[in-house]
């Protein structure tokens, strides 16, 4: 010098991630509420089915009409902001909340290195009050990156095929090949 491998520090990708914020929109004229009228025995049990607990009801419920007034909460979310580039997602798993219990389902939170480089039209499917918005599948399609092949005097650049962030660049330690 050179090419491997080990670690450490910095670092790229671009509609890049994730958090908080959160005008508004939707929820919804929807739940309770109250007034008047029917009406007459059981209603609710507030994520869903089944049961319990509890609660309301002849001092007339639930439930019909008709009027007056009228939310909230998970979820979305313009705008600004922080942290960031395995950013993070997503799958399974426990735990734990949703009055208990069982069967589902949703939310949080941890754990796993099992998936996914990143974005994106289209179709299908979950989820959801939703045609919003996310997430899964697939068919492309754009794009970083590296390995190999071809073109080119040629740094590079085109094309092609193949890899996956356990990756890639760049310095530095160490340890090895020639």
């Nucleotide at each position: 010098a050179u090419g491997c491998a080990u670690g450490a520090u910095a670092g790229a990708g671009g509609u890049g991630u994730g958090c908080c914020u959160g005008a508004c929109a939707a929820g919804a004229g929807u739940a309770g509420u109250c007034u008047a009228g029917g009406g007459a025995a059981g209603a609710c049990g507030g994520u869903a089915g089944a049961g319990c607990a509890g609660u309301c009801g002849a001092a007339g419920a639930u439930c019909c009409u008709a009027g007056a007034g009228g939310a909230a909460a998970g979820g979305g979310g313009a705008u600004g902001g922080c942290a960031c580039c395995g950013a993070a997602g997503g799958a399974u798993a426990a735990a734990u909340u949703c009055g208990c219990u069982c069967u589902a389902g949703a939310g949080u939170u941890u754990a796993u290195u099992c998936c996914u480089g990143g974005u994106u039209u289209c179709a299908g499917g979950g989820u959801u009050a939703a045609g919003a918005g996310u997430c899964c599948u697939g068919c492309g399609a754009c794009u970083g990156u590296c390995a190999c092949c071809a073109g080119u005097g040629a740094c590079g650049c085109u094309g092609g095929u193949g890899g996956a962030g356990c990756g890639c660049u760049a310095u530095c330690u160490u340890g090895u090949u020639u």

A computed fold for a 178-nucleotide RNA from Anaerosolibacter carboniphilus, annotated as Lysine riboswitch aptamer. The prediction has a mean pLDDT of 78. Of the family's consensus pairs, 98% are formed in the model. Its Rfam family is "Lysine riboswitch aptamer". Its family is annotated with lysine biosynthetic process in the Gene Ontology. RNAcentral holds the sequence, with entries from Rfam. The source organism's lineage runs through Bacteria, Clostridia, Peptostreptococcales, Thermotaleaceae and Anaerosolibacter.